The prediction has a mean pLDDT of 83.
Small-subunit ribosomal RNA from a Candidatus Aerophobota bacterium, 1609 nucleotides, folded computationally.
Taxonomically the source falls in Candidatus Aerophobota (Bacteria, Bacteria candidate phyla).
The sequence was found in a public genome assembly.

RNA sequence: AACUUUACUGAGAGUUUGAUCUUGGCUCAGAAUAAACGCUGGUGGCGUGUUUUAUACAUGCAAGUCGAGCGGAGAUUAGCUCGCGGUUAGAGGAGAUUUAUCUGUAGUCUCUAUGGAUGAUGAUUCUUUGACUCAGGCUAAUCUUAGCGGCGGACGGGUGAGUAACGCGUGGAUAAUCUGCCCCUGAGUGGGGAAUAACUUUCCGAAAGGGAUGCUAAUACCGCAUAAUGUUAUUCCACCUCGGUAGGAUAACCAAAGUUAGACUCUUUGAGUCUUUCGCUCAGGGAUGAAUCCGCGUCCUAUUAGCUAGUUGGUGAGGUAACGGCCCACCAAGGCGACGAUGGGUAGCCGGCCCGAGAGGGUGUUCGGCCACACUGGGACUGAGACACGGCCCAGACUCCUACGGGAGGCAGCAGUAGGGAAUCUUCCGCAAUGGGCGAAAGCCUGACGGAGCAACGCCACGUGGACGAUGAAGGCCUUCGGGUCGUAAAGUCCUGUCAGAGGGGACGAUGGUUGAUCUUCGGAUUGACUGACGGUACCCCCAGAGGAAGCUCCGGCCAACUACGUGCCAGCAGCCGCGGUAAUACGUAGGGAGCAAGCGUUAUUCGGAUUUACUGGGCGUAAAGAGUGCGUAGGCGGUUGGGUAAGUCAAGGGUGAAAUCUCUGCUCUCAAGGCAGAAACUGCCCUUGAUACUGCCCGACUAGAGGACAGGAGAGGGAAGUGGAACUCUGGAAGUAGCGGUGAAAUGCGUAGAUAUCCAGUGGAACGCCAGUGGCGAAGGCGGCUUCCUGGUCUGUCCCUGACGCUGAGGCACGAAAGCUAGGGGAGCGAUCGGGAUUAGAGACCCCGGUAGUCCUAGCCGUAAACGAUGGGUACUAAGUGUGGGGGGAGCAUUACUCUCCGUGCUGAAGCUAACGCGUUAAGUACCCCGCCUGGGGAGUACGGUCGCAAGACUGAAACUCAAAAGAAUUGACGGGGGGCUGAACAAGCAGUGGAGCACGUGGUUUAAUUCGACGCAAAGCGAAGAACCUUACCAGGACUUGACAUGCUGGUAGUAGCGACCUGAAAGGGAAGCGAUCUUUAUCUUCGGAUAGGGAAGCCAGCACAGGUGGUGCAUGGCUGUCGUCAGCUCGUGCCGUGAGGUGUUGGGUUAAGUCCCUUAACGAGCGCAACCCUUGCCUCUAGUUGCCAUCGGGUAAUGCCGGGCACUCUAGAGGGACCGCCGCCUUAAAGCGGAGGAAGGUGGGGAUGACGUCAAGUCAUCACGCCCCUUAUGUCCUGGGCUACACACGUGCUACAAUGGCCAUUACAAAGAGAAGCAAAGGAGCGAUCCAGAGCGAAUCUCCAACAGUGGCCCCAGUUCGGAUUGUAGGCUGCAAUUCGCCUGCAUGAAGUAGGAAUUGCUAGUAAUCGCGGAUCAGCUACGCCGCGGUGAAUACGUUCUCAGCCCUUGUACACACCGCCCGUCACACCACCUGAGUUGGUUGUACCCGAAGACACCCAACUAACCGGCUUGCCGGAGGAAGAGUGUCCAAGGUAUGUCUGGCAAGGGGGAUGAAGUCGUAACAAGGCAGCCGUACCGGAAGGUGCGGCUGGAUCACCUCCUUU
Repeated sequence: AACUUUACUGAGAGUUUGAUCUUGGCUCAGAAUAAACGCUGGUGGCGUGUUUUAUACAUGCAAGUCGAGCGGAGAUUAGCUCGCGGUUAGAGGAGAUUUAUCUGUAGUCUCUAUGGAUGAUGAUUCUUUGACUCAGGCUAAUCUUAGCGGCGGACGGGUGAGUAACGCGUGGAUAAUCUGCCCCUGAGUGGGGAAUAACUUUCCGAAAGGGAUGCUAAUACCGCAUAAUGUUAUUCCACCUCGGUAGGAUAACCAAAGUUAGACUCUUUGAGUCUUUCGCUCAGGGAUGAAUCCGCGUCCUAUUAGCUAGUUGGUGAGGUAACGGCCCACCAAGGCGACGAUGGGUAGCCGGCCCGAGAGGGUGUUCGGCCACACUGGGACUGAGACACGGCCCAGACUCCUACGGGAGGCAGCAGUAGGGAAUCUUCCGCAAUGGGCGAAAGCCUGACGGAGCAACGCCACGUGGACGAUGAAGGCCUUCGGGUCGUAAAGUCCUGUCAGAGGGGACGAUGGUUGAUCUUCGGAUUGACUGACGGUACCCCCAGAGGAAGCUCCGGCCAACUACGUGCCAGCAGCCGCGGUAAUACGUAGGGAGCAAGCGUUAUUCGGAUUUACUGGGCGUAAAGAGUGCGUAGGCGGUUGGGUAAGUCAAGGGUGAAAUCUCUGCUCUCAAGGCAGAAACUGCCCUUGAUACUGCCCGACUAGAGGACAGGAGAGGGAAGUGGAACUCUGGAAGUAGCGGUGAAAUGCGUAGAUAUCCAGUGGAACGCCAGUGGCGAAGGCGGCUUCCUGGUCUGUCCCUGACGCUGAGGCACGAAAGCUAGGGGAGCGAUCGGGAUUAGAGACCCCGGUAGUCCUAGCCGUAAACGAUGGGUACUAAGUGUGGGGGGAGCAUUACUCUCCGUGCUGAAGCUAACGCGUUAAGUACCCCGCCUGGGGAGUACGGUCGCAAGACUGAAACUCAAAAGAAUUGACGGGGGGCUGAACAAGCAGUGGAGCACGUGGUUUAAUUCGACGCAAAGCGAAGAACCUUACCAGGACUUGACAUGCUGGUAGUAGCGACCUGAAAGGGAAGCGAUCUUUAUCUUCGGAUAGGGAAGCCAGCACAGGUGGUGCAUGGCUGUCGUCAGCUCGUGCCGUGAGGUGUUGGGUUAAGUCCCUUAACGAGCGCAACCCUUGCCUCUAGUUGCCAUCGGGUAAUGCCGGGCACUCUAGAGGGACCGCCGCCUUAAAGCGGAGGAAGGUGGGGAUGACGUCAAGUCAUCACGCCCCUUAUGUCCUGGGCUACACACGUGCUACAAUGGCCAUUACAAAGAGAAGCAAAGGAGCGAUCCAGAGCGAAUCUCCAACAGUGGCCCCAGUUCGGAUUGUAGGCUGCAAUUCGCCUGCAUGAAGUAGGAAUUGCUAGUAAUCGCGGAUCAGCUACGCCGCGGUGAAUACGUUCUCAGCCCUUGUACACACCGCCCGUCACACCACCUGAGUUGGUUGUACCCGAAGACACCCAACUAACCGGCUUGCCGGAGGAAGAGUGUCCAAGGUAUGUCUGGCAAGGGGGAUGAAGUCGUAACAAGGCAGCCGUACCGGAAGGUGCGGCUGGAUCACCUCCUUU
């Protein structure tokens, strides 16, 4: 200082659709981690660090200590002692060896061998004396310690394999227990004895080790004595939690060890006494630790349902510290289990940690508590404590040593190694601190611990600089080329000094510990010395200098952040949706930006979001989900009232809930992370006391629930027996003749052996018409002629009886359509399979003819259906209205009607509910109780297992894998071989055609060097093209040019320059080229003033650079323009209203119209784009004007003509107006409108044209033009010559001409309109058979010219391949043009093809239209024109009508379509790949049962080598006894092992099976619309496949009609 006056506290988004709401899954944003990986990396603090192989381990260390328990041994020092010790010197003696001389002997006789004597030499040795020195022994002191002995190695440290358990957690119990060291209290510590290691000697062994012999000590071991509050037995008494506790009495029994220091005494190598230190023994108590038992809690699986013989209990022995089947004998037959036993899988548990608003979910690293384990399995020993990590024994596997005989080992201690793995550290320092063991202590030991090292592994903190600085530098990127941006950023100027670096000082942790001295009240005090791994570290001071220190991810949406280039469904990205196929903010790179930052991303995992398992906090009519139905067991829940109790419940108090953690407060490291202290909390469990409303339990009472009784009622309720008529089949008879039957049409079939049709008689089986009804009954399935018998349920009334007896219902039991199965009957009709006939591309189908099982009965199985109200059962409550079935009451004489009420069964609807549709007292509303079921789609109701079944199969019921959806309701469209309405040259009624022929033109195809390109259903194809011989021309071959055929700009050059250009070459283009030969402007100089010279510029030319150029690509990048639906009547908006919403309403409905035209109605009211009107033309009139037009009147003239004068009346021309509006009348109507009539030139938009809404078709056009991007640049550009676009087996489209007599030919003769005309139209005249030519008046045109035909009249032809028809070919000409061969048109003569009216099919047209006849124009030298665009002449037929075809519009309906039916979509087959099931078998693991074997060990028994203490005896060192007792043996238990046979579970597997997935495979077309046979469910049979058919069921079926009910009037 903290402590309810307060604090904390819940976010969504993307993705199914054309859009919407819902359901529902998938995905994302957050936090966290013992993490790993990628890129990057400056410093410090605090933490953390083999999650995998409990795999194997080299090396070192991790548990010792005590000499103040003991005997020895060793070392040092001091003293004593001892060894005839050693070395050396002197004296005396003995004396080997060698040599010299003399001499003897022998021989092989200059010499050799050998014997003796003398002299010299003097090894070695003996005695004695002296000096020096060495080992041993004893005593004393000090030090060390192998052994005996004591204490400790049961703690500390590691790991999580096992364990689903009293293992753990929590709370209790022990009156059922033990406890070394420690503390307190009481009593004691007497007196003896016998051994044994070490050691000695010796043996075996390679070693590890072991055996034997002899000796010795103790706080080692063993008797004896003493002893009670001890133990045992008996007994008395008090108390209790009644099993125990305390006290009393009697008897018996039980103990010990000494040692340190000091003092004193005496008989002084020693003994004794006293004090003291640490011990020792008995007993009582405490503390600590341990043990056992119990309540509650503690994962998944029922595709594990039954388990259990020591099993459950008892009695009695045994055993244990102690209770107990813990063990044993006997007795009994129990014990556990659906509240989940048993089995299987997985897992150490907790405090805590992470997430979460919480409830809760996940987790159990570090730290702390408990447990378990220590190479694997078993076992005991010692001990206070173990069945013992660094102890023992045995078995097994593995490793090592070996002399092959035998031995040794256990890092899941600290480091470290190998291996495994995505992955986890130093073979470090120190006991200075804390703690532990031993010790009296000093001290020793301590990989516990304290520290350091490595690693961004985590959390926290700091830095990588600060201020000023615009020429907005350079450079990068972008650009609309102006600029923008990186950006005050940099440079530059002035500063600062953290961290790192250099130098100097330098801790706390030690207020402790050890020890000396002094003092002491013996507790201690004072004083001195020593004691730090970290560490010369933290920290402080000082020095220099911006110097050494920034990356990572992302930028389509979610989700903050955008451009350029590259790429071109490639490369790639991706968490979900999804990006990428030439303009990618989604790939890659760059610039820029966003976010975090010494880190940033990715991956993995957990929670959250997810109310997506829902306790808090979900659902089940149609989305996943109500069992087919009932009866009923356990269980759950339960009416009114009184009393008791106090289990649940509530309250108060107490105990516990370890510490750490979390929260709050304070303190401390400079802060923080971190640390310390305190408070709170730990939501739990237990105990005591109290309360009694509710629940429970016990006792009593009640009647509203439930049941009973009595009196009535309705009914296809069930079972059995009998019986009836209609229809049908068959049989017989009669009569009768050629067909019947069947279908869309047919055929198979039946019939002259007499069918069908008709009549009569009989047989047989099945089903019961009308009544019949959203009527009745039943639990459901289901039940229908009539009668009888047996029988269940239900309703109403009375309110008489019982007195909660109730509801639901896991398991269980029963019933349960159709199909199917077994056995036996039966079999009329119908009818799977099957046979035949049709249909069809096929037809395993639909249709037809037959027809088996079956359908029916009896007995028994099966147990499923769209078993549906897709709606579990029960109770209560909550508006109405109206039908219907069965009762009862009221009033009424009675019937019908009226009214009240109970039980059923329907409809409409309030509130409410619902995603919506809808439900709505028969709830899907409001509540309660109980049961069943659901949790994305597919895989799959499949596989495996189990149960049932004769079988078919039923019930139960997964996973791998795969997708990002699947689904419900409703909306808008579109579509339908759905419906209704309307319109249209759509059909019908007509006329003329096309399709057949020849020719022309266009297209496809083919061909070609090229046959340039585009257009392809309607809406390409006499189209672009209103003119391809060259040109055009884009194509092909060849020849040429390269700043270019054309535009603009720049640089340089250029007077013999530009320009002209004979001539040469050439197919031309082009190349070359003599010669001629300039202009303008300006400056200066000269000048004879004409001009000349020099310099500069303009234009032109040449060279070069930018660029030009492209009919090259993309119409799916575009603009513009156009086609089409369609001149169809539609398409929308504002406000309001309705709906959660998409959306609807308006715009629908009733009428009407050509029209969404108008009127009425109306939650709509208005408005816009379309319609109509306004515009042009034509039809009538008026006015104005009158030439080039006209000519009535007047005049003139001609052969004739407006020819002339004149006129402008008429026609006409071309300007302006008028006129038509359903205005008027009648009928009918509410109105709009319609019908008829008058008038009028015209009558109901008068005829025609222009005018084309919102939009559709990625329609057409980059080759009209324009334009983005890409591509070519001596060519994909440009020029030229020639060729091609004109090809020709064929196919299609559009036309022309015909096939003839309504005609052809000849002759003759009338009448237009609209246009065009100067490089033009061209008259008259002339020539020619003609095309045409000569010639040229007139006319830039109401003046001139081009300029008519069919028709009419007359004649010939006489039905023929013709006097029809004119193709084709020959020949002779004409015209245009530079040119007519490829490749023009026209003319004459000759030739004279097909064709005799056109199959399927198909086109146009409703009036001045069709048909028919000519005329003109554009383009154009000419023409392929029979085309196109216009003009006039002649001039019809028909429309009942909307059934059908086509197209369109409106309303409605269904939909699984929305790229919208050219849609969607199913199954087999073939291919590729993936996971799964099965599989002859094979190979592991696991566990059960039975038997065999049985190590170590424990217990028991036996024998008994041997034997010290104690006893007895005597011969006093012997005997006997008691007791002990290794080893061997026996019995029981038991690990490992073996044999046999099972269970469960993995791996592999030839072959088999289905499933999923996969841009363009095959066969069909099952489903979605009435999906072309309505679909679906169950079942059976059949079939390449979807599937088909039979039987029963459902509506989740369209359409039409009818019945009933309802709503409104």